[in-house]
RNA sequence: UCCUGCGUAGCUCAGUGGCAGAGCGGGUGACUGUUAAUCACUAGGUCGUUGGUUCGACCCCAACCGCAGGAGCCA
Numbered sequence: 001u002c003c004u005g006c007g008u009a010g011c012u013c014a015g016u017g018g019c020a021g022a023g024c025g026g027g028u029g030a031c032u033g034u035u036a037a038u039c040a041c042u043a044g045g046u047c048g049u050u051g052g053u054u055c056g057a058c059c060c061c062a063a064c065c066g067c068a069g070g071a072g073c074c075a
Stems, first nucleotide, its partner, number of pairs: 001071007010024004018055001026042005048064005
């Protein structure tokens, strides 16, 4: 320098054009002599950034940023 993949809740990840979700974790309550476990409820998001396409974008396009992998260069 080039190619590929990834970036979404605190963590691990779904969602591939039409209301942003699950599990774990957090909070509150029930249960229990207490804790744990279990059950119920609940909070938490600029979907990496900017721009574009579209009636409508996490999703499609472009550039950029970050991470991972591969290739090249290097006499």
RNAcentral holds the sequence, with entries from ENA.
Transfer RNA from Neoakkermansia glycaniphila, 75 nucleotides, folded computationally.
Its mean pLDDT, the model's own confidence on a scale to 100, is 81.
Taxonomically the source falls in Neoakkermansia (Bacteria, Pseudomonadati, Verrucomicrobiota, Akkermansiaceae).
It matches the Rfam family "tRNA". Its family is annotated with triplet codon-amino acid adaptor activity in the Gene Ontology. Rfam classes the family as a transfer RNA.
RNAcentral records the identical sequence in 3 taxa.